[in-house]
RNA sequence: AACCGAAAAAAGCAAACCCGACGAAAGCCGGGGACGCAAAGCCGCGGGUCUACAGUAGCGCGUUUACCAUGACUGCCGGGUUGCCGAA
Numbered sequence: 001a002a003c004c005g006a007a008a009a010a011a012g013c014a015a016a017c018c019c020g021a022c023g024a025a026a027g028c029c030g031g032g033g034a035c036g037c038a039a040a041g042c043c044g045c046g047g048g049u050c051u052a053c054a055g056u057a058g059c060g061c062g063u064u065u066a067c068c069a070u071g072a073c074u075g076c077c078g079g080g081u082u083g084c085c086g087a088a
Base pairs, nucleotide, nucleotide: 004086005085012037013036017032018031019030020029022027035075041081042080043079045078046077047076048073049072050071055067056066057065058064059062
């Protein structure tokens, strides 16, 4: 230094759920809360997944159906990039 990741230490993040704000929704923000996390830091870059207001098409013409990402998710997988500690 690279890989690696401990019944180690220090620091950190925060699922579900609850309260409040935003959004058509997926979801997200703040507070509480901890299931977990060695990148659960950052970048929606590739795949995947979720949603469908508007739009388009349909017909049963309305509390209707289908399509559609430009909206989301990195705590689904991969890639890029930065970084704390140091047992085996």
c-di-GMP-I riboswitch aptamer from Anaerolineales bacterium UBA5796, 88 nucleotides, folded computationally.
Its mean pLDDT, the model's own confidence on a scale to 100, is 87.